Description
This is a predicted structure of an 85-nucleotide RNA (c-di-GMP-I riboswitch aptamer) from Firmicutes bacterium UBA5473. Of the family's consensus pairs, 95% are formed in the model. The source organism's lineage runs through Bacteria, Bacillati and Bacillota. It matches the Rfam family "c-di-GMP-I riboswitch aptamer". From the family's description: GEMM was predicted in a large-scale screen for bacterial structured RNA regulatory elements. The sequence was found by an Rfam model in a public genome assembly.
RNA sequence: AAGUGUAAAAGGCAAACCUAGCGAAAGCUGGGGACGCAAAGCUAGAGGGUCUAAAGCUGAAAGGCCAUGACAGCCAGUUGCCACA
Numbered sequence: 001a002a003g004u005g006u007a008a009a010a011g012g013c014a015a016a017c018c019u020a021g022c023g024a025a026a027g028c029u030g031g032g033g034a035c036g037c038a039a040a041g042c043u044a045g046a047g048g049g050u051c052u053a054a055a056g057c058u059g060a061a062a063g064g065c066c067a068u069g070a071c072a073g074c075c076a077g078u079u080g081c082c083a084c085a
Stems, first nucleotide, its partner, number of pairs: 003084003012037002017032006035073001041078003047075002049071003056065003
């Protein structure tokens, strides 16, 4: 250094749900709250995947298509604490 996370220490994050706000929605932010997490840190201006579909296109309508909107707690990329080694 690669690798590993059985035990320990210092700590960290925070699902569902409730609540206030933003948003067309997906979802996001603050407060409460903990299901879990060894990267649940960061990257969605260019790897894949998933969600939404306002505007637009289409349609007689119902509906369909579509990201320029989102998701990193789906995979991935990248950086890194502690311990073992």